The prediction has a mean pLDDT of 86. Predicted 3D model of a 543-nucleotide part of an RNA (small-subunit ribosomal RNA, 5' domain) from an uncultured bacterium.
Context: one part of a larger RNA
């Protein structure tokens, strides 16, 4: 000098962006933060309004509308934290002849015929509650058999390429094994009707197999980034083998035998520290050193452990256990997990609002309209930063007045005020008023594709209408008027900036050297100066 996720002291007009628990990975009231799909399928209310009524009800309507179930996708992304981890965890550059992959994208090939079961409702009963058990009924894009299938799988052979080999890849044969669910929008003719449809045709979404892709993932190596040696030896699934098991996949991953290996002073093992990288800071650089806010990997989700479903987790708002806390309880037995987003308590030098919105961008689900989204956008709080502005501008002396020093003559603040003229930035006041919106949704019209087809449905073009949290907000205009707006540290050298009182090794300064013991530019105070400026200084850290 520069830097900071700062933090304290005095101060403190505005804006605009950006940052805002570094500590206790302590403990958590309260809302919210993952759903969605009726175009998958089967059920189905009430209020309230209208008739009727023998005053018990009853019927239409709300309304196939709320509502839970079943089913399908999606809760494994988003979003948060760094506790652990010295490790193929991360960064690189490779490998896979040892893999996997839902959704999406090209391409082929298929969707045929039967069946079952259970919620959800009814109904018995248990329980304080969570809840539960039994007994009937029922749907399906739930399950399950049956045909039909290769370029899949898996066995045998055969060719042909590639490879040192083991082996791969392609290609042919025979065999053997596995599939599939429907739902909808339109319809001229025909064919069935129980008049509601269906079948047929076409259109869209699905489904089952199959190959390639895309992105995304798994395993493997090789190199490379921290301290101790007052850690020197470590190690039994250990190192290797054969076989077997297991996994998507190799492999001691597992288990059996067998063999006795295997690392290590080029630092094995122990200990201690500590997420890692793009970066950032800082330096003229450095094969410097510091760091880890945001962005990619990684790891975790109250500790420990498990596995389940699923492509995809050993799964933060999922299951089971066990334990530590809390919470209810009818004592019998339950319930919870903010390191999401606000917010509390506590810890602390110290870190916001229990805000508004899905209008935008992005994500889930749905054909779609839409619904969800504390991701996000926004706005509130905070000089935490960074960046603009402002706090007036010109004139104006015999140099007012006052203060402060003087050699008493004067000088100094000082053109500083005061006065005159003027401009109107910001803040206040009135008045108008976006942009982010087309992209998105709904119509209509045209065109072109599908089609038997002017339906429907998809692509493109024009038109109309609709959508805005911020927001009556930026922003623009009009009036009013210097009106509301400067602090702070510092003047001994280093280092810009000098006198006087006070004080008398005291009280007190201090970064360092070092100031005070009677004339202190060093302490404290008044005038003055000086550097900075809505900051300014201090103190911590890093270069």
């Nucleotide at each position: 000098g520069a830097a900071u996720c700062a933090a304290c002291g005095c101060u403190g007009g505005c804006g605009g962006c950006g940052u805002g628990c570094u500590u206790a990975a302590c403990a958590c009231a309260u809302g919210c933060a993952a759903g969605u799909c009726g175009a998958g399928c089967g059920c189905g209310a009430a209020a309230g309004c209208g008739g009727c009524u023998u005053c018990g009800g009853c019927c239409g309507u709300g309304a196939g509308u709320a509502g839970a179930g079943c089913g399908g996708c999606g809760g494994a992304c988003g979003g948060g934290u760094g506790a652990g981890u010295a490790a193929c965890a991360c960064g690189u550059g490779g490998g896979u002849a040892a893999c996997c992959u839902g959704c999406c994208c090209u391409c082929g090939g298929g969707u045929g015929g039967g069946g079952a079961a259970u919620a959800a409702c009814c109904u018995a009963g248990g329980g304080a509650a969570a809840c539960c058990u039994g007994g009937g009924c029922u749907a399906a894009u739930u399950c399950c058999g049956c045909g039909u299938a290769a370029u899949a799988u898996c066995c045998a052979g055969g060719a042909c390429u590639c490879g040192a080999a083991a082996g791969a890849g392609u290609u042919c044969u025979g065999g053997a094994u596995c599939a599939a669910a429907g739902c909808u929008g339109g319809g001229g003719a025909c064919c069935c009707u129980u008049c509601g449809g269906g079948g047929c045709c076409u259109g869209g979404c699905g489904c089952c197999u199959g190959a390639g892709g895309a992105g995304g993932g798994g395993c493997c190596c090789g190199c490379g980034g921290c301290c101790g040696a007052u850690u020197a030896g470590c190690u039994u699934g250990u190192u290797g083998g054969u076989g077997a098991g297991g996994u998507a996949a190799c492999g001691g991953c597992u288990c059996a035998c067998c063999a006795a290996g295997g690392c290590u002073u080029c630092g094995a093992u122990c200990g201690g520290u500590a997420g890692c990288c793009g970066g950032c800071c800082u330096g003229a650089g450095a094969g410097g050193g510091c760091u880890g806010a945001c962005g990619g990997c990684c790891a975790c989700a109250c500790u420990g452990g498990g596995a389940c479903u699923g492509a995809g987790a050993c799964a933060c708002g999922g299951c089971c256990c066990a334990g530590a806390c809390u919470c209810c309880u009818a004592c019998g037995g339950g319930a919870g997990g903010c390191a999401g987003c606000a917010g509390u308590g506590g810890g602390g030098a110290a870190u916001u609002u229990u805000u508004g919105g899905c209008a935008a961008u992005g994500g889930g689900g749905g054909c779609a309209a839409c619904c969800c989204u504390g991701a996000c956008c926004a706005a509130g709080c905070a000089a935490c930063g960074c960046c603009g502005c402002g706090u007036g501008g010109a004139g104006g002396a015999u140099g007012a007045a006052g203060a402060c020093c003087c050699u008493c003559g004067g000088g100094u603040c000082g053109u500083a005020a005061a006065c005159u003229c003027c401009u109107g930035u910001c803040g206040g006041a009135g008045g108008g008023g976006a942009c982010g919106a087309a992209a998105g949704c709904g119509g209509g019209c045209g065109u072109a594709g599908u089609u038997a087809a002017u339906a429907c449905c998809u692509g493109c073009g024009c038109c109309c209408g609709u959508u805005g949290a911020c927001g009556g907000u930026a922003c623009c205009c009009u009036a009013c008027g210097a009106g509301g707006a400067a602090g702070c540290c510092c003047c001994g050298g280093c280092u810009a900036a000098c006198u006087c009182c006070g004080u008398g090794c005291c009280a007190g300064c201090a970064g360092c050297c070092g100031c005070g013991g009677u004339a202190a530019u060093a302490c404290g105070g008044g005038g003055g100066g000086g550097g900075c400026a809505a900051g300014c200084g201090u103190u911590g850290u890093u270069c």

Annotation:
The RNAcentral record of the full RNA draws on ENA, Greengenes and SILVA.